[in-house]
RNA sequence: GCCCCCAUAGCUCAGUGGAUAGAGCAGAUCGGUUCUAACGAUAAGGCCGGGGGUUCGAAUCCCUCUGGGGGUA
Repeated sequence: GCCCCCAUAGCUCAGUGGAUAGAGCAGAUCGGUUCUAACGAUAAGGCCGGGGGUUCGAAUCCCUCUGGGGGUA
């Protein structure tokens, strides 16, 4: 240089055109306990890496940029 894959919550991931995006873990609050923990309950946390396009409608499809990973001479 060329080819392929990935980017969604603090972390690991799901969601593959249709309702203001879900889970686990972590963290918070309450319960619990002599205290801590296990355990139970509740709430919070994101406008989906940036920009543009297609569409009635885009996290999802297309182009481009950025970052990361892999392959190849």
Transfer RNA from Candidatus Daviesbacteria bacterium RIFCSPHIGHO2_01_FULL_41_45, 73 nucleotides, folded computationally.
Lineage of the source: Bacteria > Bacteria candidate phyla > Candidatus Daviesiibacteriota.
Its Rfam family is "tRNA". The family's RNA type in Rfam is transfer RNA. Gene Ontology term of the family: triplet codon-amino acid adaptor activity.